This is a predicted complex of two RNAs, RNase P RNA and transfer RNA, with 436 nucleotides together. Rfam match: Bacterial RNase P class A. Rfam classes the family as a ribozyme.

RNA sequence: UGAGUAAACCGGGCAGUCGCGGAAGUGUUUUGCACUUUCGAGGAAAGUCCGAGCUCCGCAGGGCAGGGUGCUGGGUAACACCCAGUGGGGGCAACCCUAAGGAAAGUGCCACAGAAAUAAACCGCCUUUUGCGCAGCAAAAGGUAAGGGUGCAACGGUGCGGUAAAAGCGCACCAGCGGCCGGGUGACCGGCUGGCUAGGUAAACCCCACCCGGAGCAAGACUGAAUAGGAGGGAGAUGAAGUUGCCCGCUGAAUCCCUCGGGUAUGAGUCGCUGGAGGCGCCAGGCAACUGGUGUCCUAGAUAGAUGGCUGCCGCUCCCCGUGGGGAGUUACAGAACUCGGCUUACAGGUUUGCUCAUUAU
RNA sequence: GCGCCCGUAGCUCAGCCGGAUAGAGUAACUGACUACGAAUCAGGAGGUCGCAGGUUCAAGUCCUGCCGGGCGCG
Numbered sequence: 001u002g003a004g005u006a007a008a009c010c011g012g013g014c015a016g017u018c019g020c021g022g023a024a025g026u027g028u029u030u031u032g033c034a035c036u037u038u039c040g041a042g043g044a045a046a047g048u049c050c051g052a053g054c055u056c057c058g059c060a061g062g063g064c065a066g067g068g069u070g071c072u073g074g075g076u077a078a079c080a081c082c083c084a085g086u087g088g089g090g091g092c093a094a095c096c097c098u099a100a101g102g103a104a105a106g107u108g109c110c111a112c113a114g115a116a117a118u119a120a121a122c123c124g125c126c127u128u129u130u131g132c133g134c135a136g137c138a139a140a141a142g143g144u145a146a147g148g149g150u151g152c153a154a155c156g157g158u159g160c161g162g163u164a165a166a167a168g169c170g171c172a173c174c175a176g177c178g179g180c181c182g183g184g185u186g187a188c189c190g191g192c193u194g195g196c197u198a199g200g201u202a203a204a205c206c207c208c209a210c211c212c213g214g215a216g217c218a219a220g221a222c223u224g225a226a227u228a229g230g231a232g233g234g235a236g237a238u239g240a241a242g243u244u245g246c247c248c249g250c251u252g253a254a255u256c257c258c259u260c261g262g263g264u265a266u267g268a269g270u271c272g273c274u275g276g277a278g279g280c281g282c283c284a285g286g287c288a289a290c291u292g293g294u295g296u297c298c299u300a301g302a303u304a305g306a307u308g309g310c311u312g313c314c315g316c317u318c319c320c321c322g323u324g325g326g327g328a329g330u331u332a333c334a335g336a337a338c339u340c341g342g343c344u345u346a347c348a349g350g351u352u353u354g355c356u357c358a359u360u361a362u
Numbered sequence: 363g364c365g366c367c368c369g370u371a372g373c374u375c376a377g378c379c380g381g382a383u384a385g386a387g388u389a390a391c392u393g394a395c396u397a398c399g400a401a402u403c404a405g406g407a408g409g410u411c412g413c414a415g416g417u418u419c420a421a422g423u424c425c426u427g428c429c430g431g432g433c434g435c436g
Stems, first nucleotide, its partner, number of pairs: 001358010012314007020040009042333001046344002049342005054216004061248004066212005071085005086100001087098004101207002106205002108201003122148002124144009156174006177194007220271004230260006241251002278297008315330007363435007372388004381419001391405004412428005
């Protein structure tokens, strides 16, 4: 210098002016106005994909069904998230990816091709017998998975020995499995040894281990109306209903379900409603995620939904003339709705740091 | 807030429990028939199976994440 890789961060600033929402204060013609002060979107507020808090359901007991997770250890309120590792795969490397339990419980499937797809003799090789026109050919009986061919996959692979021809039949190395020993908390790794062999697929059914009660802020609580409740049908102590699959258990009622036609205030209001598993700095523990201690900082809370517009300067980007001027643009993705922890997705432009490779120079 | 479904040719749809050239109707095109047109007959063409990644020997089909559309409940 170029290429790459990992991570962190910003995502316009200042001033003026006109507006919008909340809170506090003051005034007033008093339930509305006016003025002042102060606060007012994001890294994803998004998708709603996971996990929780919170609230309610006679505290959720048992069984079946169903769903989820799936290498190991740790973190956490919890997780499908994060950290550290193991095995496998990719890359020269930094580094990245990984739904990664069980195929030796059972079942299913493995198209086409191929003799055959878990079952093996199509061609070939070899032996014996018989026949013939006898250096051979044909038929029959058997042996053989070494070779050919097919295929993603053919009953371990390569080589040497061995054999009638072959074959883990024997041996060496490699892959896989079992046993023993050693290391590690563990996944697993290393060594020795044994018989030689067991196809793939569980993001097919299934088996194993662990986890899961349900609903969701329209949860739920309070205040306040209207002529406010009504008509029809059905179920119900032979058990309605008790939060959404079924059964048992428990509580246990005159109630429950469906349909029709009505009433209803500012489109009822208030609470829930925002300060929390919160951010930042320092110290301590830990490889890290994270945890503990301590100091310090903060206030969006609307309800059809406020957080915006304009002007000027700076900054940034682009263009033009050519060396300091002119012109244009002012931005990407997007935008709170009970609250958090994650994941995923979108994103103009820009900043910083670590590491790797290549080339050149010293 | 919660639950569910769909996306395949220009249009409407099949394709089930994965299997090789992805089909059907219709529209459009070409030819025949006709003086011409319609109808009819014959023929071929037309596909990123919404997108991306994964599992598998093999994906329209299975799994995951996005995109778009629709339905239902409170």